[in-house]
Context: one part of a larger RNA
RNA sequence: UUGGGCGUAAAGAGCUCGUAGGCGGUUCGAUUAGUCGGGUGUGAAAUCUCUGGGCUUAACCCAGAGCGGCCACCCGAAACUGUCGUGACUAGAGUUUGGUAGGGGAUCACGGAAUUCCUGGUGUAGCGGUGGAAUGCGCAGAUAUCAGGAGGAACACCAGCAGCGAAGGCGGUGAUCUGGGCCAAUACUGACGCUGAGGAGCGAAAGCGUGGGGAGCGAACAGGAUUAGAUACCCUGGUAGUCCACGCCGUAAACGGUGGGCACUAGGUGUGGGGACUUUUCAACGGUUUCCGCGCCGCAGCUAACGCAUUAAGUGCCCCGCCUGGGGAGUACGGCCGCAAGGCUAAAACUC
Numbered sequence: 001u002u003g004g005g006c007g008u009a010a011a012g013a014g015c016u017c018g019u020a021g022g023c024g025g026u027u028c029g030a031u032u033a034g035u036c037g038g039g040u041g042u043g044a045a046a047u048c049u050c051u052g053g054g055c056u057u058a059a060c061c062c063a064g065a066g067c068g069g070c071c072a073c074c075c076g077a078a079a080c081u082g083u084c085g086u087g088a089c090u091a092g093a094g095u096u097u098g099g100u101a102g103g104g105g106a107u108c109a110c111g112g113a114a115u116u117c118c119u120g121g122u123g124u125a126g127c128g129g130u131g132g133a134a135u136g137c138g139c140a141g142a143u144a145u146c147a148g149g150a151g152g153a154a155c156a157c158c159a160g161c162a163g164c165g166a167a168g169g170c171g172g173u174g175a176u177c178u179g180g181g182c183c184a185a186u187a188c189u190g191a192c193g194c195u196g197a198g199g200a201g202c203g204a205a206a207g208c209g210u211g212g213g214g215a216g217c218g219a220a221c222a223g224g225a226u227u228a229g230a231u232a233c234c235c236u237g238g239u240a241g242u243c244c245a246c247g248c249c250g251u252a253a254a255c256g257g258u259g260g261g262c263a264c265u266a267g268g269u270g271u272g273g274g275g276a277c278u279u280u281u282c283a284a285c286g287g288u289u290u291c292c293g294c295g296c297c298g299c300a301g302c303u304a305a306c307g308c309a310u311u312a313a314g315u316g317c318c319c320c321g322c323c324u325g326g327g328g329a330g331u332a333c334g335g336c337c338g339c340a341a342g343g344c345u346a347a348a349a350c351u352c
Base pairs, nucleotide, nucleotide: 003324004323005322006321007306008305012320014202015201016200017199021195022194023193025089026088027087028085029084030083031082033081034080035077036076037075038074039073040072041071048066049065050064051063052062053061054060092192093189094188095187096185097184098183099182100181104178105177106176107175108174109173110172111155116150117149118148119147120146121145122144126137127136163170164169207248208247209246210245211244212243216242217241221237222236223235224234259319260318261317262316263315264314267297268296269295270294271293272292273291274290275289276288277287278286301308302307325352326351327350334345335344336343337342
């Protein structure tokens, strides 16, 4: 519980698409469903309010009037909402044309540095590791160094409070396929829009299934240290995994801890992508301005404060989600989903 809220106190769904629903631009006409005005009926009695009266008063009782909502019908109004019109419009939305930036996505191919391993050469007694050591490796020739080869994974510098993407996320180079954005022109459509319960799709890492792959790293595990102990931190090894294909899982401090859309409300400064004007013989650079993004500072305003402040947490409107003291508990039970792990939905007793 018709209230107040959701950056940090409880509270924005991880993200998008979209069904129902809710809400919806300018204008003309019609209608009168909502709406508004008037009337009639109904609105039992008692109660309640007011006025008057009766018990000596009051409580109490009696009479009259009133109150108040819903409903039905009738008459009327036409601003707004709705409905209707092969209605009209172009400022919302979309299409078209011409440009443009980008680690947006997918597939294929290629490249160099580095680590490891193998083979051969040189070479000899150590190497490695630490706070110090030891385990470990090494005369069966290691470490170091040179040459050749194999293989996997990741792409130094550029790199940027830079870019792109709805979010998760995306970074060597090239090719092919492909999504979205922005700017300019205004040719076209003519409200086609916003949100979105259910629903569907996407969704880091870890994990799971089948088959590959396996260099480095490395849960588990083993050993060496440390320590009172050391199931750790440190060291030497090392299996899953990390990688690929296909299929699951569906969660994160999935964070801007800030849902989406539209409009309005001082400025300053930097940067990314376009356009216009200007300067210049031309160009680059520069100046002014405009649209879109990403940051910093800051006024009004807001805020419990911190802070936010045209990328709002300001001022308003529309739609959705969510919260309602702490623990018990995001648990039990039930249901749905999953191969499992578990996920989603979600209490109560009791207690403070």
Molecule: small-subunit ribosomal RNA, central domain
Organism: uncultured Actinomycetes bacterium